[in-house]
Context: one part of a larger RNA
RNA sequence: UUGGGCGUAAAGCGAACGCAGGUGGUUUGGUAAGUCAGGGGUGAAAGCCCACAGCUUAACUGUGGCACUGCCUUUGAUACUGCCUUUCUAGAGUGCAUGAGGGGGAAGCGGAAUUCCGAGUGUAGAGGUGAAAUUCGUAGAUAUUCGGAGGAACACCGGUGGCGAAGGCGGCUUCCUGGCAUGUAACUGACACUCAUGUUCGAAAGCGUGGGUAGCAAACAGGAUUAGAUACCCUGGUAGUCCACGCCCUAAACGAUGGGCACUAGGUGUGGGAGGUAUCGACCCCUUCCGUGCCGCAGCUAACGCAUUAAGUGCCCCGCCUGGGGAGUACGGCCGCAAGGUUGAAACUC
Numbered sequence: 001u002u003g004g005g006c007g008u009a010a011a012g013c014g015a016a017c018g019c020a021g022g023u024g025g026u027u028u029g030g031u032a033a034g035u036c037a038g039g040g041g042u043g044a045a046a047g048c049c050c051a052c053a054g055c056u057u058a059a060c061u062g063u064g065g066c067a068c069u070g071c072c073u074u075u076g077a078u079a080c081u082g083c084c085u086u087u088c089u090a091g092a093g094u095g096c097a098u099g100a101g102g103g104g105g106a107a108g109c110g111g112a113a114u115u116c117c118g119a120g121u122g123u124a125g126a127g128g129u130g131a132a133a134u135u136c137g138u139a140g141a142u143a144u145u146c147g148g149a150g151g152a153a154c155a156c157c158g159g160u161g162g163c164g165a166a167g168g169c170g171g172c173u174u175c176c177u178g179g180c181a182u183g184u185a186a187c188u189g190a191c192a193c194u195c196a197u198g199u200u201c202g203a204a205a206g207c208g209u210g211g212g213u214a215g216c217a218a219a220c221a222g223g224a225u226u227a228g229a230u231a232c233c234c235u236g237g238u239a240g241u242c243c244a245c246g247c248c249c250u251a252a253a254c255g256a257u258g259g260g261c262a263c264u265a266g267g268u269g270u271g272g273g274a275g276g277u278a279u280c281g282a283c284c285c286c287u288u289c290c291g292u293g294c295c296g297c298a299g300c301u302a303a304c305g306c307a308u309u310a311a312g313u314g315c316c317c318c319g320c321c322u323g324g325g326g327a328g329u330a331c332g333g334c335c336g337c338a339a340g341g342u343u344g345a346a347a348c349u350c
Stems, first nucleotide, its partner, number of pairs: 004321003007304002012318001014201004021194003025088001029084003033081002035077008049065006091191001092188003095184005103177007110154001115149007125136002162169002206247006215241002220236004258317006266295011299306002323350003332343004
């Protein structure tokens, strides 16, 4: 490579957008490139295979045949694919009407709590632990009341509830802004799906410059514990955590499950919409669409389990895997301020 695979055994890129490429609904006519059929040419000989023959046989050799799955050319066929043309509305999109939402960005505002500062009351302890000590306190702490400062996070509501492509998003108000669902069927008329390279986004930690710093807290210091204790526990505490701008680009970036379309029993909860029945009433009930859970049939699976949100049945496109260690290492390339990232071996060994 052929093949077989990718939830947990090796294997789905962290996510999206998207050029090239691959794939692509319905109808008419044309063409005949692919496709199919016939003819012709070529496909050296030898060899392989089959038949017969020649050396006494065989090996060997000769003759004939088959084959040479290919290429070129010619004549046809036109279902399918392609190309040109034409048509349609079921895919896709637009319009109109409703609707839900912690989707994103900016500005402003609010209350609770912690800490600190000032003042009052008040007096000997407080704090902390398994027990203690370091620590704080008669220079008046802890407790309590009032006032002030500042930073960070938003209790209850809150929910296997919502939104977002993923990362992720939660106090309130305003402004700017993206997406989604339902109904309608006015418009376009296949405009679609996927996507190597590429581009953008991407938790936390980390980096650069400037700010900010209440609480927490790597490092660090001290107190304990212990045989030791570079830990677990305690008292402190700096980066950091926060903001602006610029980098980094990783993760158990997980549903460990790529995206799209179609089909294949049901039951039960829940979020959003539409219609119907009924009613004083949108209370219930029924139907239906979209989302999100649980249970479960067929089927699948090594089992666990999955099961209309598939890991079932099919089609299209992309990514990836091929024994363990060595190793996500070395070398080289590219990227980065650095940390490092990305691409990614071999010897050797079992």

Source information
Model confidence (mean pLDDT): 87 of 100. A computed fold for a 350-nucleotide part of an RNA from a Nitrospirota bacterium, annotated as small-subunit ribosomal RNA, central domain. Rfam family: Bacterial small subunit ribosomal RNA. Gene Ontology terms of the family: ribosome and structural constituent of ribosome. It was read from a public genome assembly.